[in-house]
């Protein structure tokens, strides 16, 4: 990702059907309605109407609409809500032999005879009202007597039945008891008692369903009994007395939360969540208490009292209860109309008509949900316009639109138009019972009427494509991509994460995807989640085995027989309401929805059966377990004693200056005699060697020897018991070290402490001292990485090899070897297991039983509470908040002040430098109008720049231009433009003059002007790029295919043994091969051969010159430059595995890649370059483009890099003299000659070069001079005079001559180069270039020293190891402090909720007692009166609210304080 919802919010919204709609304040309620009815119970009242009499308005009679009251029934139903309740409240199944039941059905029997009141009414008072007092009259189906009695109650008795008490039936005795009438019609309907039923209720019981043990003990009417009272009924329900019980780890008591269920949602299921609507039960009705009436209530629309609140009032008193239907306020994210009707269904009353019914039937509002329908269909390519995009070609929206044809669901209008209705009553007829008969009654038929919804559903016709589409998403998960804007901003975000100038992730647009009258978001639940695991998880290292044992309860338990039937399996019966789910059929056009039928659903109850397994009872067995007997080993434990070595101390002797200690020292000890050494003594602690992954013990742990006491284990035998066993929550005990208490002891060692060192510091490591402690006795603590990080027990499952203990067999004289059994203790390994590492008969394998423990990291083993402890602390043990990880094992790298091997001018050994001086040059900094820009450790800094006076030039100042200085396309126009001359100007530029060409023509060339598309940019981004380059590094590495191994990342190959400069080669090997690198092939140099001989050469021959290959001639030699040869560890000896190879030798010009060069693997550094070039994007367009003049890049308190020249005698100067290579030259090199001290000039032979020229090489050698000085060293600086180049040497060139003659006497810390033709030293050439070289690139001459070696420094390669690193050690990361913020704990207290106890108080009311104001029925009595009875009132028990005091518990708040989390770069 899915499903669901009484939902809410955002955007949007056409219709219909069926449902649903205060989840919050059981908060407060205005107004209206929601329970009445009966005259056929009663007395009254008495309208319309009819009638009679007299008579024009009276009286009488009938009639009964209506109405309050008495009376009856109902109001206990229906409707609402879920506050309370953890309870027999609910569900399910039983029981009542312990019960009641109005109306209804049924059975039996009755309905006789009396009496006195009272409301209404009338009269009269009180009060504002609500209401109420007194007097008088009256009726009943109201009330009260008497008679009768099938039943009822009670006693006795008989029979019978039952699960105890007991029930049922028969007979007999006793006790107290009934009734009501009404009526149109004459029959109905009532009334009383009674039987049985139905319905509804009451009580009791089994089982079932929340959290919390940081609630472990609760209880006095409590538990039971006897008796009494009370109730419909059992019962401590209540009371008196008696007994002391009852409940609880199978969770009592307490606290928190909650109406329960059928069901609903989800799930494969098991489960989990939930209890709206519909249905069943319960509870409640403003809050608390109470009873009355009644069949039924402790009563939603009844009563009384108390309390809070609201209203009325004349202030004296009164009234009220929407959690009924609408509706109002309030609360809230949020939930409707003050509608219609009793037509249907149902209810109350009535004989009925009927009345009442906010139950109900309907309509209204709301996309709140489910279901259905529509917003059009077909044809239609200039693929229109337009939008978007583009590589400019196109692509896409897109058959989409337009256009044409068609349809009319829905909509609008008009017409028609249901079903839902069955009754009842009435009228007529028929039948039945009944009657003497009719009417009536009962049943049936016909007629007659009854519709809120509603003129609704539905049907028909007409009209127009007309009126009807949105929402979300498009980085991955997840279907769907581009452009622009923005630039770590604005924002997004479910998780990962996106955004810092090219964002498929933000915003917008186009496009696309998904769903659709809805779409998305949020909340909640299940799922995925095997992520609480019964199904179905784990605990060596990821979280997780209690430190170890003993053991009560509990759980589990060997073999055989028998019995039982609790568990188990199975049949039957009952029940599991309806609705719902599922199946079938049917009704609305379909569906949602609805109807009918079926199936299913259980830890249920009763009963029949089975007997394997588990359990119970009984009997037996021996293998588990234990005992006995015979042996064995051991640092097992406790106590008492004994011993020697060593340290220290004390005493004495010998003896003298140090000792001790360390990386090095110092503190310390010592001339008052240490240390050393000898003798003697004291004292405490620990027990060398033996000693061993050896032994013992449950673990902690145990180590000299002897004795005493004592626990466990093993082997053998198989005599005895006969399942006696295993595990083990709580509980009890043991339990290292440190620590605590009391008392001893104290040699050594040694926290704390002191001193000395080290160090930036050093509260440490090191040293010198040293106290608790370590030791003993007694007591406490109860924890450790208490570890095998591995609970205990039992069984099973290939092996090999050690070792400790005890046996057996064979051989043997024996030692002993070999084979073998059991118990312990190690190693290696098969199967199997494991995430891997690893484990593997001592399991982490395969199984069983029991216990303990775990459920992301941090907060935290913390807080609070409890408990233990003398304390320190231990055990138990959270939450808020915060993070998206924390963690395990293994892999590849990187790193290590880890290890091994190896290499490099890396060190060492040497030679010469730099760093000091002056100058040159580059850089930084500073300055400036500008000092253009880039390069910054190695790998920027004589670098880009192989050459800045102008130019270059990019910078600055000033002056100009604007389709432009250069390039290129198109269109239009003009006919000039260029060149030249003149004027102006610093120049660029401006102005004036002069002025067309080709072609027959069409037109073209060229130039200018205008327009358009666009030029230009050394402007930005090297972190958008290409290309090129640097660097590690010429280091030896970097990879691939196939195979194999591993779950995988990956490994193997590439590692190993040798060897090499080399991953070079050989051998081995689960690898076999291959590629890029190495090497070789290429260039150059060193030797030789062949060929070529001019411009080169000259040995021989000849000629000539003062001299010279100068000439003839020659190509032998040198040389030129082509082609070859040669070197391969090829040969010999040795070493080595006989291999690769190495060492030595021979030969050879050269010997082990001969020297040098070119050549740079995969990659690293976002290395460098947008200013060499190219290039995306951005920016600019009378300027960031372009032209010109001048200036600047050359500045100068300073710092650094790279060089040159020096400091001198291995030298300087003067004179003479010798020997190169490579290279260059026609806009050039320039000879001889002449001039100048020189730079140079004049001049121009030769040379397009083996011919001529640059060109003299220098160091060297020979001779001379200087003699250790700031010099005859050194040459900076400066003056004067010149030369050259160039349009021009002022800023700002180079050179020459003369003069000047600075610093500098070998350079601190530090640092660089170099291993042979090398370093060092000497000169020569070239590029750039008009000129300018100490730089750069080349060339040759002279020509060393040293390398023992790889410990160390730096860099690198391979293997291995550790890792908490992977931006890879310039990594990661801990704690304090400061600041901000968040949640929490403690806290003097303060406030509130709830609850307990004690006392007080005591309304209404039941019950009990008393009483005599009062009173009709009955009795006595003539009456008065009395009695019985009722009862105002009073008293008592109980008791709500209230009050006082004191506890428990929970919450809020609190100055201050404590730790914790999180934060920007402190």
């Nucleotide at each position: 990702a899915g499903g669901a919802u009484g939902a809410a919010c955002g955007c949007u919204g056409g219709c219909g059907g069926c449902g649903u709609g205060c989840u919050u304040a059981a908060c407060a309620c205005a107004u209206g309605c929601a329970a009445g009815u009966c005259g056929a119970a009663c007395g009254a009242u008495g309208a319309a109407c009819c009638u009679c009499a007299c008579u024009u308005g009276u009286g009488g009679g009938g009639g009964g609409a209506u109405u309050a009251g008495u009376g009856g029934c109902g109001a206990a139903c229906g409707g609402g809500u879920g506050a309370g309740u953890a309870a027999c409240a609910c569900g399910u199944g039983a029981g009542u032999a312990a019960c009641c039941u109005g109306c209804c059905c049924u059975u039996a029997a009755c309905u006789c005879u009396g009496g006195g009141a009272u409301a209404a009414g009338c009269c009269u008072g009180g009060g504002a009202a609500a209401c109420u007092g007194g007097g008088u009259c009256u009726a009943a189906u109201a009330c009260c007597g008497g008679a009768u009695a099938u039943g009822a109650c009670u006693c006795c008795u008989c029979a019978u039945c039952g699960c105890a008490u007991g029930g049922u039936g028969g007979g007999g005795g006793g006790u107290g008891g009934a009734a009501a009438g009404c009526u149109u019609u004459u029959u109905g309907u009532g009334g009383u008692u009674u039987u049985g039923g139905a319905u509804g209720g009451a009580c009791u019981c089994g089982c079932g369903g929340c959290c919390u043990a940081u609630c472990g003990g609760c209880u006095u009417g409590u538990u039971g009994g006897u008796g009494a009272g009370g109730u419909a009924a059992u019962g401590g329900c209540u009371c008196a007395c008696c007994a002391a019980g009852g409940c609880g780890a199978c969770g009592a008591c307490g606290g928190g939360u909650a109406g329960c269920c059928g069901g609903c949602c989800u799930g494969a299921g098991a489960g989990g969540g939930u209890g709206a609507c519909c249905g069943g039960c319960c509870a409640c009705a403003c809050u608390g208490g109470g009873a009355c009436u009644g069949a039924g209530a402790c009563a939603c629309g009844g009563c009384c009292c108390a309390g809070a609140c609201u209203c009325c009032u004349a202030c004296g008193g009164g009234a009220g209860g929407c959690a009924g239907c609408a509706g109002u306020g309030g609360g809230g994210a949020a939930u409707c109309u003050u509608c219609c009707g009793c037509a249907a269904u149902g209810g109350a009353c009535g004989a009925a008509a009927g009345u009442c019914u906010g139950a109900c039937g309907g309509a209204g509002c709301a996309a709140c949900g489910c279901c259905g329908c529509g917003u059009g269909a077909g044809u239609g390519a200039u693929g229109a316009a337009g939008g978007u995009u583009u590589u400019c070609g196109g692509a896409u929206c897109g058959u989409a639109a337009a256009a044409c044809u068609c349809u009319g669901u829905u909509g609008u209008u008009a017409g028609g138009g249901a079903a839902g209705a069955a009754c009842a009553a009435g009228u007529a007829c028929u039948a039945g019972a009944g009657u003497a008969a009719c009417u009536g009654c009962u049943a049936g038929u016909a007629c007659c009427u009854u519709g809120a919804c509603g003129g609704u559903a539905c049907c028909u016709a007409a009209c127009c494509a007309g009126a009807a589409a949105g929402c979300c998403a498009c980085g991955g998960c997840u279907a769907a991509c581009u452009a622009c804007g923005u630039g770590c901003c604005a924002g997004c975000a479910g998780c990962c994460g996106c955004g810092g100038u090219a964002a498929u992730a933000c915003g917008u647009a186009g496009g696309u995807g998904g769903c659709a009258a809805g779409c998305g978001u949020u909340g909640u639940c299940c799922g995925g989640a095997a992520u609480u695991a019964u199904u179905g998880g784990g605990c060596g290292u990821a979280a997780a085995g209690c430190g170890c044992g003993c053991g009560c309860a509990g759980g589990c338990g060997g073999u055989c027989c028998u019995u039982u039937a609790a568990g188990u399996c199975u049949g039957a019966u009952g029940u599991g309401a309806a609705a719902g789910c599922c199946c079938a059929c049917g009704g609305c056009u379909c569906a949602a929805c609805c109807g009918u039928g079926g199936a299913g659903g259980g830890u249920c109850a009763u009963u029949g059966g089975a007997a394997a397994c588990u359990g119970g009872g009984g009997g037996a067995c021996u293998u588990g377990a234990g005992u006995a007997c015979a042996g064995a080993a051991g640092a097992g434990a406790a106590g008492a004693g004994u011993g020697g070595a060593a340290u220290u101390c004390c005493a004495c002797g010998u003896g003298u200056a140090g000792c001790g200690g360390u990386g090095a020292a110092a503190u310390g000890c010592g001339u008052a005699g240490a240390g050393a050494u000898g003798u003697g003594g004291a004292g405490g602690a620990a027990c060398a060697c033996c000693a061993g992954c050896g032994g013992c013990g449950a673990a902690g742990g145990c180590g000299a020897c002897u004795c005493u006491u004592u626990g466990g284990u093993c082997u053998g035998u198989a005599a005895c018991u006969g399942a006696c066993g295993c595990u083990g929550a709580g509980g009890c005990g043991c339990g290292a070290a440190a620590g605590c208490g009391u008392g001893g002891g104290g040699a050594g060692c040694a926290a704390a402490c002191a001193g000395g060192a080290u160090u930036a510091g050093a509260u440490a490591c090191c040293c010198u001292g040293g106290u608790a402690g370590u030791c003993c006795a007694c007591g406490c603590u109860g924890u450790a990485a208490a570890c095998g990080a591995u609970g205990a027990a039992u069984g099973c499952u290939u092996g090999g090899u050690g070792u400790g203990g005890c046996g057996g067999g064979u051989a043997u004289c024996g030692a002993u070897c070999c084979c073998u059994g059991c118990c312990g203790u190690g190693c290696c390994g098969a199967a199997g297991c494991u995430a891997a590492c690893g484990c593997a008969u001592u399991a982490a394998g395969c199984a069983u039983u029991c216990c303990g423990c775990c459920u992301g990291g941090g907060g935290a083993g913390u807080a609070c509470g409890g408990u233990c402890g003398c304390a320190a602390g231990g055990c138990u043990g959270a939450a808020a908040c915060u993070c998206a990880a924390a963690g395990g094992a293994a892999u590849u790298g990187a790193c290590g002040g880890g290890g091994g091997c190896c290499c490099g001018c890396a060190c060492a050994a040497g030679c010469g430098g730099u760093g000091g001086a002056g100058c040159a040059u580059g850089u930084g900094g500073u300055u400036c109008a500008a000092u253009u820009c880039g390069a910054c450790g190695c790998a920027a800094c004589g670098c880009g720049a192989a050459g800045a006076a102008c130019c270059u030039u990019a910078c600055c100042c000033a002056g100009g231009c604007u389709u432009g200085a250069a390039c290129a396309g198109c269109g239009a126009g003009u006919g000039a433009c260029c060149a030249c001359u003149c004027c102006u100007g610093a120049a660029a530029g401006g102005g004036a003059g002069c002025u067309u060409c080709c072609g027959c023509a069409a037109g073209g060339a060229c130039a200018c002007u205008c327009g358009u598309a666009g030029a230009g940019g050394u402007g930005c981004u090297g972190c958008a790029u290409g290309g090129c380059u640097g660097u590690c590094g010429u280091c030896a590495g970097c990879u691939c295919g196939u195979g194999u191994c591993g779950u995988g990342a990956g490994a193997u190959g590439u590692u190993g043994g040798g060897u090499u400069a080399a991953g070079u080669c050989c051998c081995g090997c689960a690898a076999c091969g291959a590629g890029c690198g190495c090497a070789a092939c290429c260039c150059u140099u060193g030797u030789c051969u062949u060929c070529u001989g001019u411009u080169g050469c000259c040995a021989u021959c000849a000629g000539g010159u003062u001299a010279u290959g100068c000439u003839g001639g020659g190509c032998a030699c040198u040389c030129u430059g082509a082609a070859g040869a040669g070197a391969c560890u090829g040969c010999c000896g040795g070493u080595g595995a006989u291999a690769a190879a190495c060492c030595g030798g021979a030969g050879g010009a050269a010997g082990g890649u001969g020297g040098g060069g070119a050549u740079g693997a995969c990659g690293u550094c976002a290395a460098g370059u947008c200013a060499g070039c190219a290039u995306g994007g951005c920016c600019u367009u009378u300027a960031u483009g372009u032209c010109u003049g001048g200036g600047g890049c050359u500045a100068c308190a300073c710092a650094c890099g790279u060089g040159c020249u020096a400091c001198a005698a291995u030298g300087g100067c003067c004179g003479g003299u010798a020997c190169a290579a490579a290279c260059c030259g026609u806009c050039g090199c320039g000879a001889u000659a002449c001039c100048g001290c020189a730079a140079g000039g004049u001049g121009g032979a030769g040379c397009u070069a083996a011919u001529c020229g640059g060109a003299g090489a220098a160091a060297g050698c020979c001779g001379g001079u200087c003699u250790c000085a700031g010099u005859u060293c050194g040459g900076a600086u400066a003056g004067c005079a010149g030369g050259c180049u160039g349009c021009a040497a002022c800023c700002c060139g180079c050179c020459u001559g003369c003069u000047u003659g600075a610093a500098g006497u070998u350079g601190g810390a530090a640092u660089c180069g170099c291993u042979a033709g090398u370093a060092a030293u000497c000169g020569c050439g070239g590029a750039u270039c008009a000129g300018c070289a100490c730089g750069c690139c080349g060339c040759g001459g002279u020509g060393a020293a040293u390398a023992c070696g790889u410990u160390c420094c730096c860099g690198g390669g391979c293997c291995u190891u550790g890792u908490a690193c992977a931006c890879a050690c310039c990594g990661c990361c801990c704690g304090u402090c400061a600041c901000a913020u968040c949640a929490c704990g403690a806290a003097a207290g303060c406030c509130g909720g709830u609850u307990g106890u004690a006392c007080u108080a005591g309304a209404a009311g039941u019950c009990g007692c008393c009483a005599c104001a009062c009173c009709a029925a009955c009795c006595c009595g003539c009456a008065a009166g009395g009695g019985a009875g009722g009862g105002a009132g009073g008293c008592g028990c109980c008791u709500a609210a209230g009050g006082u005091a004191u506890g428990g518990u929970c919450g809020g708040u609190g100055a201050u304080u404590g730790g914790g989390g999180u934060g920007a770069a402190g």

This is a predicted structure of a 1466-nucleotide RNA (small-subunit ribosomal RNA) from an uncultured bacterium. The RNAcentral record of the sequence draws on ENA.